Small-subunit ribosomal RNA from an uncultured prokaryote, 1425 nucleotides, folded computationally. Rfam family: Bacterial small subunit ribosomal RNA.
């Protein structure tokens, strides 16, 4: 874009066109081919006339009917089965026919016998028939005639007619012309399939001979052996062709409905008759099948004609009118037929027209829908008002189609009038492609979907709304075809890695071809003609009111032909030429190939000396050998293979491939010089030939190596990787296989196109040369230009071009099936498909990974010190368990985590008992004086529920109080709404963890690069760094990093009290206690100081390394806040906020009471331990950091203790809480203990409203497991680790042995970066990118789907051989039979007719046989989940 559609909603007119693509299934009924009386006998009814026996008859008129004859019926109407063919298109041809028609000549004569019809008389159920009898023609039939006509031996012979008649005509008849129709033959075109290559005996040509309107193998004898075919015969599927139609820019491509032009059928096969014409849709004979009558003996039929029935299908119409027109038949003509036509009907199939109203109309109404609640939209859209009236509807008039008569359409078109906006819009779509956005429902459900993909609780995707887009009497949908697809490329692609170069040459067909002329004109390109059917397409007119539609005239028909030209270039021929390609001569190089002999090393064996206890072998081993003498060594022998060094990215070959030496026999290259031949070439479908290595056949051979194969090992296993042995093979020869990553994954020639550096051979040049310069061939490397998807190739192109040969066309199924072919076999060559996905792949990019590389880092690991993991206990976790044991956190990064305090309270959980505008909040509407409020009393466990004495008020105003009005606060009611620790952290802010205090992350501009992207950020160095220097197509910036900020070590100013006390007084037994000083210490505010600044060294003289002076302090001095872009849909709706969703006498609120405190287990983190570096008494010492008036509390009593009484003193540098280890000393002596302190019992203290569940603390008795912890694991590098004890937070107390600080004592050790974990940077490699916790590959089990095989079954359909043979033509007969005609002697003859044989022959039967195709236990593999 399109359609003979079709289905789904929906549907108001009009025109014009269209309508069985399916079962060429099967068909009731009805019509569709008849006419002529001017060809011919008959001759009903009815009419006249007469007659009459009254039944009728005759005769005339009339013409129905049938029948002789004559033309039509071969036309026109339908279909599209069959046909790959002269079937159809296009252009031609010669050996032919033509009925009506038309010219032209020229006849038209005489005569003859029949026979339907009709009468009679029989068969039959019919359909139809048999026999007698009469009769006419333009029906036969004969003579006669013969200009032309037709046979011939060229002498000749043969052949014809019809008449009618109303008197103009018209027929007939021979003959030549034409015209028109058609037979015929021929070039070219005219689907696929080679997994159809070979076909053909009437076959192919000849002769004679039949035949035919005509040629011809059409037919036939007979003769020859032909003929076609890679330019696709023959077979097999398929199929009517074409003008045209659809589509495309057009080359193309796909159809062949309607309308025209050929064909070819007419129930299925075969035949022939008649006739100008047929082998005849509505005619004839036969066979088959099928339907239908039948009296069972027999008959009858063909809608692929127009309607119309049944079936089929998704699906396609009236059993209509009329011949009015147009055109056909017959006919002198009126006419008659005419389902051809011409109209109506049915269907939106499709075109094209045309309406379903027009202006006005803002309060932007209402209603819907959203909604940030303010509004927005729907929307000027509707009502309103003001106009029209097409179309539909009624009324009225009313055509052209016809030229005189006739009008189915049709009272149609068209006109005029009337009525009143009246009757008259729906379909599909709004993620993207693709024009249109929102809410509700729904929650991977229910559904969408053309691709990609929506849906798993905030779906623009589903259903529904609301609005919005697209088109409109139509709109999706499916279905078929071009397009877009440059996706089969002829215009117009490709083959290195994406599909694609054959494994290599040689060579045949084919195709391409140098340079000169000459000539031909097939190719090519002009003129001119012919044909290219109309109709369609296209310009321009014309016609229906426009359109569609019709229609006049042009153009187009790109094509075949013919006729005349050109001669450039192809081609053909002729001539000639050298530079292509060959040879000829002198040189040369080399693992080029086959044969022959031959060499030394070297392994292995054998014999023998020497020698002894071990060889071997591996990551370690052990099989194995060896005391019967190895291995080791020495010197002999043997037999096979292979050829170290030279050896090179070297050289030769067509690959494949070729490696000592010799010899001999052969092929190719290059180079040089001249000469010779004269296009002799280039490529190569098919064909030959050559082809590693494995295999395979024979026959040999066999050292070494070594599939299979055994045995040791390795491992979970180990049909392997390692090790011992070890058969085939490997070597020869002779034949086979024909394949490889047979790779440069690059096919051959030939020609041109910038460079630079090797290396092989051969030349010039040079005295000379292995240097330089220089020519020609090969063989390498880097690179320009072009070229490419990039890579990368680049004078040995993958640039530019010619030419010829092979291939590709999306993955998988598959190089599979199945056929053909070649092989001894393996197994090769050729080579589908069904089904199934949406992808497969190709370069490069960025990541991410690696049991890849290279650098670094870090308590990473090593080195060390302590500890966990074993014991009990505490405490969190998991499961268990319960009515509830409230949720959350789950690897690091969950588990002494939220929770820095669960007896009630918290508390969210359980169970019970209450309350419903509610415990707290707001708005607003109505009430409120015995009114809120409420001491007290009752029920109750409170909550809460009943009763009740008392018993109220703030502002403003008009004012003296009061009432009274209004507002205010409290209170009941009512409505908005509250409340939810319900849910969703994967809807979310915010805040945290974590990678990680890692050194990263990224921008801008500029450069590369088609792009993703790269460059910067990458080297080189160097740092704790992307920390800094150099370098650099990059120059600069940001966020990190460092620094700036805090502690904290030194100094110093400046202050000097609570704090401090040197040095002067004073006092005390003693003490900063006092005075008094602030120097010191300290306390807290500001400043100094450290910056690689100095010095040596190294290093590029740089950055910066080490070292060294000074210093309190050295290279970031020590902590410490700070946490980049980002990742984990990491954690939190239970802190907090917050979308949306649930809930609303409950999921809310209150209240007892009980649970978060349970315990077979398990897992985390602590704590005390297990002892002598120690426990146990006693004795003495030294911080710091904090907290404190609901508090800390001294000191002094009492208590064993925990506490308990009393209370000074402090709102704190002022008082108070306040140290332990260590030190000294004594006991204890290695044991379940004077270790350890679990449970457990009594008896106490303490806080609270309350210690039963369920606190803590203290005495006193009990005294359990534990004797250093298994695989594993963890923390720390210096004031740290260990070890000691203080202190806060939370807090009535307290389960804290947690957690945050603070000081005291205070090591050891780091060799080094192989490991192991994390990280950073470069590169690498990829098939990974939810990124290796990736990705995948087999087999097996299961479901399912296509498909191959198979014993075989059962069909198609095509060959052949026989066999039976209808109908009929044709030949051959013809005893029966016979009217014309001709002969005749009249008897018959000739003749024809029946019947009869015969050649062919269709259907049928019977064998073989080829091909397809269904099916088929079973079995193979695939596909897919």
């Nucleotide at each position: 874009a399109a359609c003979g559609a079709a289905c789904g909603c929906u549907g108001g007119c009009g025109g014009c066109a269209g309508g069985c693509c399916u079962a060429a299934c099967a068909c009731a009924u009805g019509c569709a081919a008849g006419u002529c009386g001017a060809a011919c006998g008959u001759g009903a009814a009815g009419c006249c006339a007469c007659c009459u026996u009254c039944g009728g008859g005759u005769g005339g008129u009339g013409g129905a009917a049938a029948g002789u004859g004559g033309c039509a019926g071969a036309c026109g109407g339908g279909u599209g089965a069959g046909u790959a063919a002269c079937g159809c298109g296009u252009g031609g041809g010669a050996a032919c026919g033509u009925g009506c028609c038309u010219u032209u000549c020229g006849g038209u004569u005489c005569g003859g016998g029949a026979u339907a019809a009709c009468c009679c008389a029989g068969g039959g159920a019919a359909a139809c028939u048999u026999g007698g009898g009469c009769u006419a023609a333009u029906a036969c039939c004969g003579g006669a005639u013969a200009c032309g006509c037709c046979c011939u031996c060229c002498g000749g012979g043969g052949g014809a007619a019809a008449g009618a008649u109303u008197c103009a005509u018209u027929g007939c008849c021979g003959a030549a012309a034409g015209a028109u129709c058609g037979g015929c033959c021929c070039g070219c075109g005219u689907c696929g399939g080679a997994u159809u290559a070979g076909c053909u005996a009437g076959u192919u040509g000849g002769u004679g001979g039949g035949g035919u309107a005509a040629u011809u193998g059409c037919c036939u004898a007979c003769c020859a052996a032909g003929g076609c075919g890679a330019c696709g015969a023959u077979c097999c599927g398929u199929a009517g062709c074409u003008g045209g139609u659809c589509u495309g820019a057009g080359a193309g491509g796909a159809u062949g409905a309607u309308c025209a032009g050929c064909c070819a059928c007419a129930c299925u096969g075969g035949g022939a008759c008649u006739g100008a014409g047929a082998c005849a849709c509505g005619g004839c004979c036969c066979a088959g099948a099928c339907u239908c009558c039948u009296a069972c003996g027999g008959g009858a039929g063909g809608c692929a004609g127009c309607a119309g029935u049944g079936g089929g299908g998704a699906a396609u119409a009236u059993u209509g009118g009329a011949c009015a027109a147009u055109g056909g038949g017959c006919g002198c003509a009126a006419g008659c037929c005419u389902g051809a036509u011409c109209c109506a009907g049915c269907c939106a199939u499709g075109c094209c027209g045309c309406g379903u109203g027009g202006g006005u109309g803002a309060a932007g109404a209402a209603g819907g829908c959203c909604c940030u609640a303010g509004g927005g939209u729907u929307g000027u859209a509707a009502a309103u008002c003001c106009c029209u009236u097409u179309c539909a509807g009624c009324g009225g008039g009313g055509a052209a189609g016809a030229u005189a008569a006739u009008g189915a359409c049709g009272g149609u078109a068209c006109c005029c009038g009337c009525a009143g906006a009246a009757g008259a819009a729906g379909c599909c779509c709004c993620g993207g492609c693709u024009a249109a956005c929102u809410c509700c429902g729904u929650g991977c459900c229910a559904g969408c979907a053309g691709c990609c993909g929506c849906g798993g609780u905030a779906a623009u995707a589903c259903g529904g709304a609301g609005g919005g887009g697209g088109c409109u009497a139509g709109c999706g949908u499916u279905g078929c075809u071009c397009g877009g697809a440059a996706u089969u490329a002829c215009u117009g692609g490709g083959c290195g890695u994406a599909a694609a170069g054959g494994g290599u040459g040689c060579g045949u067909a084919g195709g391409u071809g140098g340079c000169u002329g000459g000539g031909c004109a097939a190719g090519u390109c002009g003129u001119a003609g012919a044909u290219g059917a109309a109709a369609u397409c296209c310009c321009c007119g014309g016609g229906c009111u426009c359109a569609a539609c019709c229609u006049a005239g042009g153009a187009a028909u790109u094509g075949u032909u013919u006729u005349u030209g050109a001669a450039a270039c192809u081609g053909c021929u002729c001539a000639a030429c050298u530079u292509g390609a060959g040879g000829a001569u002198a040189g040369u190089u080399g693992a080029g190939g086959g044969a022959u002999g031959u060499g030394g090393a070297a392994u292995u064996c054998c014999a023998g000396g020497u020698g002894u206890a071990g060889c071997g072998g591996u990551g370690a081993a052990a099989u194995g050998c060896g005391u019967a003498g190895a291995u080791a060594u020495c010197g002999g022998g043997a037999g096979g293979a292979a050829c170290a060094c030279c050896a090179g990215a070297g050289g030769c070959g067509a690959a494949g491939g070729c490696g000592g030496c010799u010899u001999u026999c052969u092929g190719g290259g290059c180079c040089a010089u001249u000469c010779c031949u004269g296009a002799c070439a280039c490529u190569a479908a098919g064909g030959c030939a050559c082809g590693a290595a494995a295999g395979c056949u024979a026959g040999g051979g066999g050292a070494g190596c070594g599939a299979a194969c055994g045995g040791g090992a390795u491992u979970a296993g180990a049909u392997a990787c390692c090790c011992c042995g070890g058969u085939a093979g490997u070597c020869c020869u002779a034949g086979c296989c024909g394949u490889a990553a047979a790779c440069g994954a690059u096919g051959a020639a030939c020609a041109c196109u910038u460079g630079g550096u090797g290396u092989g051979g051969c030349g010039g040049a040079u005295c000379g040369a292995u240097c330089c310069c220089u020519g020609c061939c090969g063989u390498g490397c880097c690179g320009g230009a072009g070229c490419u998807a990039a890579c990368g190739c680049a004078u040995u192109a993958a640039g530019u071009a010619u030419c010829c040969c092979g291939c590709c066309u999306g993955g998988g199924g598959a190089g599979u099936a199945c056929g053909g072919u070649c092989g001894c076999a393996a197994g090769g060559c050729u080579g589908a498909a069904a089904c199934u996905c949406a992808a497969a792949g190709g370069a490069a990019u960025u990541g991410a990974c690696g049991g890849g590389g290279g650098c670094c880092c870090g308590c990473a690991c090593a080195a060390g010190c302590g500890g966990u993991g074993g014991a009990g206990c505490a405490u969190g976790u998991g499961g268990u368990u319960u009515a509830a044991u409230u949720c959350g956190a789950c690897g690091c990064a969950a588990c002494g985590c939220g929770a820095a305090g669960a007896a009630c309270c918290u508390u969210a959980c359980c169970u019970g008992g209450g309350c419903u505008u509610g415990a707290a909040c707001u708005g607003c509407g109505a009430g409120u004086a015995g009114u809120a409020a409420g001491a007290c009393c009752c029920c109750g466990a409170a909550a809460g529920g009943g009763g009740a004495a008392u018993g109220a008020u703030c502002c403003u105003g008009a004012u003296c109080c009061g009432c009274a009005a209004g507002g205010g606060c409290g209170u009941c009611u009512g409505u908005a709404g509250a409340g939810g620790u319900g849910c969703u952290g994967c809807a979310u802010g915010g805040c945290u963890g974590u990678c990680g205090u890692c050194a990263g992350c990224u921008c801008g501009u500029g450069u590369c690069g088609u792009g993703a992207g790269a460059u910067g950020u990458u080297g080189g160095g160097u740092u704790a760094a992307g920390u800094c220097c150099c370098g650099c197509a990059a120059c600069g910036a940001g966020c990190g990093c460092a620094a700036c900020c805090c502690c904290u070590g030194c100094c110093u100013u400046u202050a000097g009290u609570u704090g401090c006390c040197a040095g002067c007084g004073a006092g005390u037994u003693a003490u900063g206690u006092c005075g008094g000083g602030c120097a010191c210490u300290c306390u807290a505010a500001g400043g100094g100081g450290a910056c690689u600044g100095c010095c040596c060294a190294g290093g590029a003289u740089a950055a910066c390394u080490g070292g060294g002076a000074g210093g309190a302090a050295g290279g970031u001095g020590g902590g410490g806040a700070u946490g980049a872009u980002g990742u984990c849909a990491a954690g939190u709706c239970a802190g907090c906020a917050u979308g949306g969703c649930c809930u609303u006498u409950a999921u809310g609120u209150c209240c007892a009471g009980g649970g978060c405190u349970a315990c077979a287990c398990a897992c985390g983190u602590g704590c005390u331990a297990c002892a002598a570096u120690g426990g146990a008494c006693g004795g003495u010492a030294c911080a710091g950091a904090g907290g404190g008036u609901u508090g800390c509390a001294a000191a002094a009593c009492c208590g064993u203790g925990a506490g308990g009484u009393c209370g000074a003193g402090c709102u704190a540098a002022u008082c108070c809480c306040u140290a332990a280890a260590a030190c000294c000393g004594u006991u204890c002596u290695c044991a379940g203990u004077u270790c350890g302190g679990a449970u457990c019992g009594c008896a106490g203290g303490c806080u609270g409203c309350a210690a039963u569940u369920c606190g803590c603390c203290u005495g006193c008795g009990u005294g359990a497991a534990g004797u250093u912890g298994g695989a594993a694991u963890c923390g720390c590098u210096a004031g740290u680790a260990a070890u000691c004890g203080c202190g806060g937070a939370u807090c009535a107390g307290c389960a804290a042995c947690g957690c945050c600080g603070c000081g005291g004592u205070g090591a050891a050790u780091a060799c080094g970066u192989u490991c192991u974990c994390g990280g950073g940077c470069c590169u690498u490699g990829u098939a990974c990118a939810c990124a290796c916790c990736g990705c995948c590959c087999g087999u097996c089990a299961c479901a399912u789907c296509a498909c191959g095989a198979a014993a075989g079954u059962c069909g198609g359909u095509c060959g052949u051989g026989c066999c039976c043979g209808a109908a009929g033509u044709c030949g051959c007969u013809g005893g029966g039979c016979u009217a014309a005609c001709c002969c005749u002697u009249u008897g018959g003859g000739a003749a024809g007719c029946a019947g009869g044989c015969g050649c062919c022959g269709a259907a049928g039967g019977u064998g073989u046989g080829g091909u397809u195709g269904a099916u088929g236990a079973u079995u193979g593999g695939g596909g897919u989940g």